[in-house]
RNA sequence: GCCCUCGUAGCUCAGUGGAUAGAGCACCCGCCUCCUAAGCGGGGGGUCGCGCGUUCGACCCGCGCCGGGGGUG
Numbered sequence: 001g002c003c004c005u006c007g008u009a010g011c012u013c014a015g016u017g018g019a020u021a022g023a024g025c026a027c028c029c030g031c032c033u034c035c036u037a038a039g040c041g042g043g044g045g046g047u048c049g050c051g052c053g054u055u056c057g058a059c060c061c062g063c064g065c066c067g068g069g070g071g072u073g
Base pairs, nucleotide, nucleotide: 001072002071003070004069005068006067007066010025011024012023013022018056027043028042029041030040031039049065050064051063052062053061
């Protein structure tokens, strides 16, 4: 350099073009308990890597760029 793959919450990841973008863990508050842990209930937290395009509509499709991983001369 070329090819493949990944990038969504603090972390690990779901999300087949359509409703306000989700789960688990973590964090905060409460319940429970003598206390802690566990368990239960609730809450906060996201420019969906960046830009452009296609479309009535994009996390999802196309192109370019950036970054991680793998393969290859």
Transfer RNA from an Oscillospiraceae bacterium, 73 nucleotides, folded computationally.
It matches the Rfam family "tRNA". From the family's description: Transfer RNA (tRNA) molecules are approximately 80 nucleotides in length.